The prediction has a mean pLDDT of 83. Small-subunit ribosomal RNA, 3' major domain from a Candidatus Babelota bacterium, 481 nucleotides, folded computationally. It matches the Rfam family "Bacterial small subunit ribosomal RNA". NCBI's taxonomy places the organism under Bacteria, Bacteria candidate phyla, Candidatus Babelota.

[in-house]
Context: one part of a larger RNA
RNA sequence: UGACGGGGGUCCGCACAAGCGGUGGAACAUGUGGUUUAAUUCGAUACUACGCGAGGAACCUUACCUAGGCUUGACAUGCUUUUGACGACUAUUGAAAGAUAGUUUUCUAGACUUCGGUUUAGACAAUUGCACAGGUGCUGCAUGGCUGUCGUCAGCUCGUGUCGUGAGAUGUUUGGUUAAGUCCUCUAACGAGCGCAACUCCUACUGUUAGUUGCUACCCUUUAUUGGGGCACUCUAACGGAACUGCCUGGGAAACCAGGAGGAAGGUGGGAAUGACGUCAAGUCAUCAUGGUCCUUACGCCUAGGGCUACACACGUGUUACAAUGGCUGGUACAAAGAGUGGCAAACUUGUAAAAGUAAGCUAAUCUCAUAAAACCAGUCUAAGUUCGGAUUGAGGUCUGCAAUUCGACCUCAUGAAGUUGAAAUCGCUAGUAAUCGCGCAUCAGAACGGCGCGGUGAAUUCGUUCUCGGACCUUGUACA
Numbered sequence: 001u002g003a004c005g006g007g008g009g010u011c012c013g014c015a016c017a018a019g020c021g022g023u024g025g026a027a028c029a030u031g032u033g034g035u036u037u038a039a040u041u042c043g044a045u046a047c048u049a050c051g052c053g054a055g056g057a058a059c060c061u062u063a064c065c066u067a068g069g070c071u072u073g074a075c076a077u078g079c080u081u082u083u084g085a086c087g088a089c090u091a092u093u094g095a096a097a098g099a100u101a102g103u104u105u106u107c108u109a110g111a112c113u114u115c116g117g118u119u120u121a122g123a124c125a126a127u128u129g130c131a132c133a134g135g136u137g138c139u140g141c142a143u144g145g146c147u148g149u150c151g152u153c154a155g156c157u158c159g160u161g162u163c164g165u166g167a168g169a170u171g172u173u174u175g176g177u178u179a180a181g182u183c184c185u186c187u188a189a190c191g192a193g194c195g196c197a198a199c200u201c202c203u204a205c206u207g208u209u210a211g212u213u214g215c216u217a218c219c220c221u222u223u224a225u226u227g228g229g230g231c232a233c234u235c236u237a238a239c240g241g242a243a244c245u246g247c248c249u250g251g252g253a254a255a256c257c258a259g260g261a262g263g264a265a266g267g268u269g270g271g272a273a274u275g276a277c278g279u280c281a282a283g284u285c286a287u288c289a290u291g292g293u294c295c296u297u298a299c300g301c302c303u304a305g306g307g308c309u310a311c312a313c314a315c316g317u318g319u320u321a322c323a324a325u326g327g328c329u330g331g332u333a334c335a336a337a338g339a340g341u342g343g344c345a346a347a348c349u350u351g352u353a354a355a356a357g358u359a360a361g362c363u364a365a366u367c368u369c370a371u372a373a374a375a376c377c378a379g380u381c382u383a384a385g386u387u388c389g390g391a392u393u394g395a396g397g398u399c400u401g402c403a404a405u406u407c408g409a410c411c412u413c414a415u416g417a418a419g420u421u422g423a424a425a426u427c428g429c430u431a432g433u434a435a436u437c438g439c440g441c442a443u444c445a446g447a448a449c450g451g452c453g454c455g456g457u458g459a460a461u462u463c464g465u466u467c468u469c470g471g472a473c474c475u476u477g478u479a480c481a
Base pairs, nucleotide, nucleotide: 001481002480003478004477005476007475008474009473010472011471012470013469015465016464019429020428021427022426023425026320027319028318029317030316031315032314033313034311035310042053043052064306065305066304067303068302069301070300073132077131078130079129082126083125084124087104088103089102090101091100092099093098106123107122108121109120110119111118112117134295135294137293138292139291143289144288145284146283147282148280150278155194156193157192158191159190160189161170162169163168175184176183200272201271202270203269205241206240207239208238209237210236211235214231215230218229219228220227244266247260248259249258250257251256322422326381327380328379329378330377331376338369339368340367343362344361348357349356350355388419393414394413395412396411397410398409399408435457436456437455438454439453440452441451
């Protein structure tokens, strides 16, 4: 100087407390451990692994296993030998990759020419040999790059000066204040940098400009929001305005704090992006790059089938429930944000349905996906393992795709398991939040209960900081570095 303390002081955080809803019990989905296996590819392992890499394993992917094959190689460059093909088609063989046989078959320029062709150089392609290719083999404890975490915590440093023999100290401490090393004040310090804040984006109010594909107050028109005027309103999208403790009251030396007015918004308005010096030899050699090392008729490459989907069990994360604040039937209302041409597909017809047939429009504020659902109105069920719950299983189908057996999703009929609110323990959340309800998108031929977004309905509680956990500053002790 740090680090640590079951030392002290001050302060903060959904850290506790106060509340609401979960997990832990059930079934299923998914990931992991373990076990099994020819293989169940590899990585991630307290917080910071476990719906993680994977934004989607039937083949492919694929790295694993078994079997069949190749050896200058599936891919790159150069040299070299031979050739004019390669390819395409046909046949045999094979699971395919491939192997064998047959048919057909190059171009450009120059020279010679008996116009048949020969020769030189080049292009292209195959082939021989050699340099080499190749490796998702190893080392993340050799590395770059990227990432997690402490933590969006308020810290981490430097120049000059001063103090100290020196390591170092001071500045960064004191008193207040703040979300903040934010600001004020004091001050052997005076300044500065990286962080904080601001600048960026979305959202909330408003003005100007602009009205098509958007809007429809008013006018005309029509079977009809149909058509024509119109751009006021809504909305869209470009540029502006608006909030600054600016004003008032009180406190204070100031910074600032408490309250008030006006205002769409008030003291950082709400949300996002943004992550200092560093820590964990944290993670990643399997995104990529890369040193070293290893393999080179194989640890490389091609192909078929299988596996990654196994199942006495254990754990994590979720979904659906156990019902009446509910289930079922009928009626009826209101979104936002997205996607679409190898695509989204209306309307109509067929089918109980999944879907099929046919087909308009749309490269989209125009057309389509597309009925939002919970809510509301009416009817029914009456406390039961039920008209709750839907696992499992049987039968029949639909769709995608060479192909749904291992191993897809969906529909219909039948079947109708566990489950009556969950021990110890434990998680999330402070407001348009929790809870609850549906909608969309990426990936994608097909395949979400996951992920990322969107809106609808919409709470309760916070006395407080004694305690638990984590953190910041000052101070103190130390046999630790």